[in-house]
Fluoride riboswitch aptamer (crcB RNA motif) from a Thermoplasmata archaeon, 63 nucleotides, folded computationally. Taxonomically the source falls in Thermoplasmata (Archaea, Methanobacteriati, Thermoplasmatota). Its mean pLDDT, the model's own confidence on a scale to 100, is 78.
RNA sequence: AUCGGGAUCGGCGAUGGGGCCCGCCAGAAUUGCCGCCAUGCGGAUGAUGGCUCCUAUCGGAGA
Numbered sequence: 001a002u003c004g005g006g007a008u009c010g011g012c013g014a015u016g017g018g019g020c021c022c023g024c025c026a027g028a029a030u031u032g033c034c035g036c037c038a039u040g041c042g043g044a045u046g047a048u049g050g051c052u053c054c055u056a057u058c059g060g061a062g063a
Base pairs, nucleotide, nucleotide: 010025011024012023013022016054017053018052019051020050021049033043034042035041036040
C1' cells in the first nucleotide's frame, strides 16, 4: 500500500419531521417509472423501504 473479516460510531433506502421494524453501505449505500423523433423532449404515480402519526401540497363533500 492492497485485499478479506469483526466491532463501534455513523450514513443510505425518487421531496419534510417523530416512533417502531426491515434492508443496504464503509466512501460506498443512494440518485424512481413509462414513451419518443433520444444524452434531449413529453407523460403518470407517490411526502413511507414498510407501518403509523404530524406537517406541506392536491382533489371531493359538508358546516